[in-house]
RNA sequence: CUAGCAACCAGCCACACCCGUCGCGAGGCGGGGCCGGAAAGUCACGGUUCUUAAUACAAAUUUAAGAAGGCCGGGCCGCCUCC
Repeated sequence: CUAGCAACCAGCCACACCCGUCGCGAGGCGGGGCCGGAAAGUCACGGUUCUUAAUACAAAUUUAAGAAGGCCGGGCCGCCUCC
């Protein structure tokens, strides 16, 4: 330098569902739970889906305000090392 392998330490988060609570709602928060995750840490900037109200009204579109980071992209931060 190239190729192969994916071991090891400390651990971390918590799908669905249940209870409580906040919200018109999507959903959030706390507790239990543990499907999975190597960024399932964080951020609504872009996309996407969803909610509420109005318009329209068969539906859809449109406007406004929201939700989802465990839908995707991207930014930033972090752990380990046969490096």

The RNA shown here (c-di-GMP-I riboswitch aptamer) has 83 nucleotides and comes from Methylobacter psychrophilus.
The coordinates come from a structure-prediction model, not an experiment, and the mean pLDDT is 82.
Rfam family: c-di-GMP-I riboswitch aptamer. From the family's description: GEMM was predicted in a large-scale screen for bacterial structured RNA regulatory elements.